[in-house]
Molecule: transfer RNA
Organism: Streptosporangiaceae bacterium
RNA sequence: GGCGAGGUAGCUCAGCAGGUAGAGCGCCCGGCUCAUAACCGGAAGAUUCGGGAGUUCGAGUCUCCCCCUCGCUA
Numbered sequence: 001g002g003c004g005a006g007g008u009a010g011c012u013c014a015g016c017a018g019g020u021a022g023a024g025c026g027c028c029c030g031g032c033u034c035a036u037a038a039c040c041g042g043a044a045g046a047u048u049c050g051g052g053a054g055u056u057c058g059a060g061u062c063u064c065c066c067c068c069u070c071g072c073u074a
Base pairs, nucleotide, nucleotide: 001073002072003071004070005069006068007067010025011024012023013022019057028042029041030040031039050066051065052064053063054062
């Protein structure tokens, strides 16, 4: 340099025929316990999805450019 995969909550990941973002863990509050863990209940948490532009009534999802990570290859 070429090809491919990926970048979504603090972390690990879902979300696909484009219809307006979710789970587990963690954090916080409460219950249970002499107490802790486990377990149970609840709430918050993403400037809204790496950045920008485009298409569209509508984009995490499609197109283009750029940035970053991983793999293969020269």